[in-house]
RNA sequence: GGUGCGGUACCCAAGUAGAUAAGGGAGCGGUCUGCAAAACCGCGAUUCGUGGGUGCAAAUCCCACCCGCACCU
Numbered sequence: 001g002g003u004g005c006g007g008u009a010c011c012c013a014a015g016u017a018g019a020u021a022a023g024g025g026a027g028c029g030g031u032c033u034g035c036a037a038a039a040c041c042g043c044g045a046u047u048c049g050u051g052g053g054u055g056c057a058a059a060u061c062c063c064a065c066c067c068g069c070a071c072c073u
Stems, first nucleotide, its partner, number of pairs: 001072007010025003027043005049065005
């Protein structure tokens, strides 16, 4: 330098035939308890690496760039 895959909440991670974001852990609040633990209930991404483009509509398509991994040279 080239090719492919990936970058989604504090962490892990699903969603990529375009119609607005599952789940688990941690955290916070609550119920329960003599107090805890456990269990159960609730809350949280106005936003999907960054910037543009297409489109009524983009995490999802297109372009550029940044970062990580693998392979090739």
The RNA shown here (transfer RNA) has 73 nucleotides and comes from an uncultured Endomicrobiia bacterium. Its Rfam family is "tRNA". The sequence was found in a public genome assembly. The prediction has a mean pLDDT of 81.